[in-house]
Molecule: small-subunit ribosomal RNA
Organism: uncultured rumen bacterium
RNA sequence: AGAGUUUGAUCCUGGCUCAGGGGUAGGCUGGCGGCGCGCCUAACACAUGCAAGUCGAACGGGGCAUAAUUUAGAUUUCUUCGGAAUGAUAGGUUAUAGCCUAGUGGCGGACGGGUGAGUAACACGUGAGCAAUCUGCCUUACAGAUGGGGAUAACGGCCAGAAAUGGGUGCUAAUACCCAAUGACAUAUGGUAUUCGCAUGAAUGGCAUAUUAAAGGAAUUCGCAAGAAUUUUGCUGUGAGAUGAGCUCGCGGUCGAUUAUGAUAGUUGGUGAGGUAAUGGCUCACCAAGUCUACGAUCGAUAGCCGAACUGAGAGGUUGAUCGGCCACAUUGGGACUGAGACACGGCCCAGACUCCUACGGGAGGCAGCAGUGAGGGAUAUUGCACAAUGGGGGAAACCCUGAUGCAGCGACGUCGCGUGAGGGAAGAAGGUUUUUGGAUUGUAAACCUCUGUCUUUGGAGAAGAUUAUGACGGUAUCCAAGGAGGAAGCUCCGGCUAACUACGUGCCAGCAGCCGCGGUAAUACGUAGGGAGCGAGCGUUGUCCGGAAUUACUGGGUAUAAAGGGAGCGUAGGCGGGUUUGUAAGUUGAAUGUGAAAUCUAUGGGCUUAACUCAUAAACUGCGUUCAAAACUACAGAUCUUGAGUGGAGUAGAGGCAGGCGGAAUUCCUAGUGUAGCGGUGAAAUGCGUAGAUAUUAGGAGGAACACCAGUGGCGAAGGCGGCUUGCUGGGCUCUAACUGACGCUGAUGCUCGAAAGCAUGGGGAGCAAACAGGAUUAGAUACCCUGGUAGUCCAUGCCGUAAACGAUGAUUACUAGGUGUAGGCGUGUAAGCGUCUGUGCCGGAGUUAAUACAAUAAGUAAUCCACCUGGGGAGUACGACCGCAAGGUUAAAACUCAAAGGAAUUGACGGGGGCCCGCACAAGCAGUGGAGUAUGUGGUUUAAUUCGAUGCAACGCGAAGAACCUUACCAGGUUUUGACAUCCUGCUAACGAGAUAGAAAUAUGUUAGGUGCCUUUUUUAAGGAAAGCAGAGACAGGUGGUGCAUGGUUGUCGUCAGCUCGUGUCGUGAGAUGUUGGGUUAAGUCCGGGAACGAGAACAACAAAAUACUAAUAGUUGCUACGAAAGAGCACUUUAUUAGGACUGCCGUUGACAAAACGGAGGAAGGAGGGGAUGACGUCAAAUCAUCAUGCCCCUUAUAACCUGGGCUACACACGUACUACAAUGGUCGUUAACAAAGGGAAGCAAUAUCGCGAGGUGGAGCAAAUCCCAAAAAGCGGUCUCAGUUCGGAUUGUAGGCUGUAACUCGCCUACAUGAAGUAGGAAUUGCUAGUAAUCGCAGAUCAGAAUGCUGCGGUGAAUACGUUCCCGGGCCUUGUACACACCGCCCGUCACACCAUGAGAGUUGGCAAUACCCGAAGUCAGCAGUCUAACCGCAAGGAGGGCGCUGCCGAAGGUAGGGUUAAUGAUUGGGGUGAAGUCGUAACAAGGUAACC
Repeated sequence: AGAGUUUGAUCCUGGCUCAGGGGUAGGCUGGCGGCGCGCCUAACACAUGCAAGUCGAACGGGGCAUAAUUUAGAUUUCUUCGGAAUGAUAGGUUAUAGCCUAGUGGCGGACGGGUGAGUAACACGUGAGCAAUCUGCCUUACAGAUGGGGAUAACGGCCAGAAAUGGGUGCUAAUACCCAAUGACAUAUGGUAUUCGCAUGAAUGGCAUAUUAAAGGAAUUCGCAAGAAUUUUGCUGUGAGAUGAGCUCGCGGUCGAUUAUGAUAGUUGGUGAGGUAAUGGCUCACCAAGUCUACGAUCGAUAGCCGAACUGAGAGGUUGAUCGGCCACAUUGGGACUGAGACACGGCCCAGACUCCUACGGGAGGCAGCAGUGAGGGAUAUUGCACAAUGGGGGAAACCCUGAUGCAGCGACGUCGCGUGAGGGAAGAAGGUUUUUGGAUUGUAAACCUCUGUCUUUGGAGAAGAUUAUGACGGUAUCCAAGGAGGAAGCUCCGGCUAACUACGUGCCAGCAGCCGCGGUAAUACGUAGGGAGCGAGCGUUGUCCGGAAUUACUGGGUAUAAAGGGAGCGUAGGCGGGUUUGUAAGUUGAAUGUGAAAUCUAUGGGCUUAACUCAUAAACUGCGUUCAAAACUACAGAUCUUGAGUGGAGUAGAGGCAGGCGGAAUUCCUAGUGUAGCGGUGAAAUGCGUAGAUAUUAGGAGGAACACCAGUGGCGAAGGCGGCUUGCUGGGCUCUAACUGACGCUGAUGCUCGAAAGCAUGGGGAGCAAACAGGAUUAGAUACCCUGGUAGUCCAUGCCGUAAACGAUGAUUACUAGGUGUAGGCGUGUAAGCGUCUGUGCCGGAGUUAAUACAAUAAGUAAUCCACCUGGGGAGUACGACCGCAAGGUUAAAACUCAAAGGAAUUGACGGGGGCCCGCACAAGCAGUGGAGUAUGUGGUUUAAUUCGAUGCAACGCGAAGAACCUUACCAGGUUUUGACAUCCUGCUAACGAGAUAGAAAUAUGUUAGGUGCCUUUUUUAAGGAAAGCAGAGACAGGUGGUGCAUGGUUGUCGUCAGCUCGUGUCGUGAGAUGUUGGGUUAAGUCCGGGAACGAGAACAACAAAAUACUAAUAGUUGCUACGAAAGAGCACUUUAUUAGGACUGCCGUUGACAAAACGGAGGAAGGAGGGGAUGACGUCAAAUCAUCAUGCCCCUUAUAACCUGGGCUACACACGUACUACAAUGGUCGUUAACAAAGGGAAGCAAUAUCGCGAGGUGGAGCAAAUCCCAAAAAGCGGUCUCAGUUCGGAUUGUAGGCUGUAACUCGCCUACAUGAAGUAGGAAUUGCUAGUAAUCGCAGAUCAGAAUGCUGCGGUGAAUACGUUCCCGGGCCUUGUACACACCGCCCGUCACACCAUGAGAGUUGGCAAUACCCGAAGUCAGCAGUCUAACCGCAAGGAGGGCGCUGCCGAAGGUAGGGUUAAUGAUUGGGGUGAAGUCGUAACAAGGUAACC
């Protein structure tokens, strides 16, 4: 940094797709370590454990331990029986700075931890402010701490309850509570002085009055004690600080106008009061009617915000996990209490839902703390260890608590690092894959040899993290030793994009695919294998975001034709705005300063072995605020100017507008006259009108509409639009002048006005024209095109509609930038022609622009301002909603779904029922035919055991086949063979060869040997070896007319013997391409000439060469010829044969033409303009034909799809077609005549004469001839006679009989002869073929194939015409041009209905939910207010009682709940509307060419 994809190719526009980067998930695989991260879904429900306690140095109790003392005293021993001793056990009292602790009390549970539901908001960020505020613990300063009092938990006992828990009573302590004193620099009020502030006001110092505090504990010393002193820790008041919190404001960051004449009643403001720490409608009473909003209010949807993260070159876009700051929430909703701080996650009260316990009366609960469970989901971890560190709470401290935190566990989830070995090693092993069978590749890869030890394993040592100690991590990190290559590689891809290719399998199947697309029998695209490429403990897939995408364009896009200029004007807000000058300083610029948390990013260093990670420093954080400075530009204020704009004056052109009047031509109608049979209409007709008198014509009249000529890319108007003449009213333009104003200007969202045609409403009018409609035609149909009629409408008036391809497909305004040439209206100058200038309107054209076409002073050029609009095609300018409209409808305007294109301009072709030019037996002019008959032959079809196969418009069909009785033969039936009928190789045997026998249809099988003993070499010559041949055997293989001509080679047909097809260099074009090759002439010809950005060239054309035919000459000559001749002989003049040469070239003359090419005419000549005829076939087209001529890839068969044999078939036969022959007759038939007249061929398994037999086919026989010698061989039409128009003396099919020939063989199935028989057919419908001169027509002759078998084919000569005005038309072709939506190229493309299937969507009687409000009802807890029912320790009072307080009651507000009507949103609904997609279908053919009626709005 780009790439693929629209086309036959090109350029552009434009979408889609790809290559790069993460809280992922799932697939395959998985060695180690470090550092991070880990419910994105159900703010769903939660079992269990833990997550907030601590203080006995605040207090009274209780318990334990120890000591002292004391009471009762079991048991046992002794006993003098009196008692003594022992002393378990149970108590009491005192003491210990001993230990523990339920309760009162203090501090902390407002931190820490979680989550992102709500919130579009001062919630957050940033910057200010509070003169409108509070702040526990902490720091500091000052001052103080006096005297009293009454209770209450715990505890005891009683009672209620299942429990939770509660009630009554009795006792008791405090740093709990209360009263009093003292008291200020505190607070409040009043007044005062100084200083200050942006305002309200604030600060400081005096004065007066009033109000308000407290608590002790511990230790040490002294003292008998009481107590005192000291230290320390608490306590009270006040000030200051720090920290934290509260409040206000500027600015900033989402979407929707299909949410707007909108929202708001405590709403906006004021006065007063209440409330709060504090300002404030925060609340209340009263007063006023305000406030917000197009710079987007209100409403709806979505969303925690930020530092930052990802991406990007940046600007941006997206995101808001982890870490950090702020906010909000804690089952849902409401509420307050306590407190410095909460309306409180692990507190309280109430209501709702849910769960649990229950004795049914009533209770308990809240994991969005850490683990964990269920559920949801594609998906996210352990009911771990420790307070050792860091921090937090309490405490004087020891210490206690801490699921914060530190660690460990699980997970390749991410990132970073390391490893899975290193060196040597070619017989290039084996195996695999492939192969042209030679090899290649896997591959130094392995084996094998020599080493090493990172990770790992075993054993040993063993930290830092902690200043004296205390270590969860952890016997961890790390170090040492030993052992051994041992334990450690996969995943994806290999058609292009995109690095990497082969084989097999499959056969539009199975499948792949991100886009283009791949797969229908040779798949580098599917599956497998081998090989290769990439990354690597990972790899690929999926989804999201950014990028590429300049594809929303600020940086950085566009609008003539690709998507896109509003139909036009006026004008509001807004945006922008001329010259000079003065000031200000909002924007702007500079400097300084505050802030922009930390982390992150960047740079430089440091620490972990490195890196990731982490630490330090710096830079940065592009922002916001404050102060100072500058004054060019913008802005603001003032002054001034005239060129922008406007006014005045003088002229001027005009279908500009509105209203009135007038006019002639024409159509139609009416009346009257003349006049008679048609008129009208069309491609042709008909409907229609007309003898009741039309059309035509003459005269008169009526009525409506439109205004010929002039008339012009002429004029006017903002656009739509405006056309006879004239009158009135009226708008604007242009020119000249330069008197006046002095920037008054430009554009213009919303708005207002105008706005063709059609249409609508009301009332008129109605001649012509004419939707609808009717009839006639056309047609397969014809609801059309054509014709005859004809109503709305078209016209007028008054309203509405508001749209058009309303177009220059080009918004308005201003300035600038070469020219040329028309035209309209002015002005200046000039006698005139003209010249100059302004405004309009056209054409051409330069620079420039453009994808190109094109535009080009009337810009689509260069700049400026403002408005409108566009962002792939379809769905769709549609649905829904809203607004407008009487309606028709208009304006605004989506989504789901679907495709990979849709599109613009230009290029080359092809095509056109487009145009121009030209050619051809293409038509025309002619001649003869085909199509009708019979026969022959080929084909289709049918039949068959088989009718072998191929060829199928021209360009298959007398074609392959130049010749099917067997063979051929490929087909069918039957009988046979299996290394084979044919080829090569190996082994063994045998000469080969030949002959005959039996069975059989034959192939073949069986068996015999009368004959034969070969050829070459050697020599140890009755032998050996070899070649060829035969037999037997084994396998490699043979064989295939089996498939694929759409895998191929070769060959061939066709357009077409048409004149076309290309290349090199140059030039033009961004390019495909163009030029050359086009244009003017000419030619059979791209043949030639001349012109020309082309100049040359190639293979085609032509020509040369070859063959044969016309003329001449020379030479030569037998088998030929003869001026000689019976022959022999002679000769070579002629004929002829052969060879060589000449001749024809528009060369000569004339005319035309451009002084050319060339054409026309003429001369000469055997021949004249290519002399005639052949051979010769450019680049290419048709997937044209052929695998059955041959060759050949792949596939298939291998006791058969191969091979052999016999017989049959290819010859069938209701029928259809093609090509021929013979005819239908007199231009003929038949008989005769004579040997009238040819050319070219063939001949040895041959042609065969003379002769002879037969009516004949033919037979016998054999001269001659391997051919200018002999034979086939007779040429036939010709000429003469006869027949006389008939189904015939035409015609010969068919059939019968008798023969002949070939051949083993003539039945299926040959040819010929004789006699007899004697069919159709009397000139051929529609249609169609050949031919332009020695041609058509007609007449015979020969040859190939071949045993035999031509009406076919290929050649040969004889006789020998007619016609061509001409290129309008049919067919085919060539060149130029034009249109195109075609490129598989018109046999193209393509539209709509209908039918079927699927998909999304609109409407829909309705139905069911959600959400936010509104109105009313009810009204919990609770604050506040009130009341005085009841109770009452501290204070007052002698008392009664009072003050105060608790409970209770009432009221306002008030959540949930209920009712109601609307709103909005979602789902669903019989039926219904259109839309999209789909393989094939139905009906037509609307569009693309003049698309067959030009298309389109």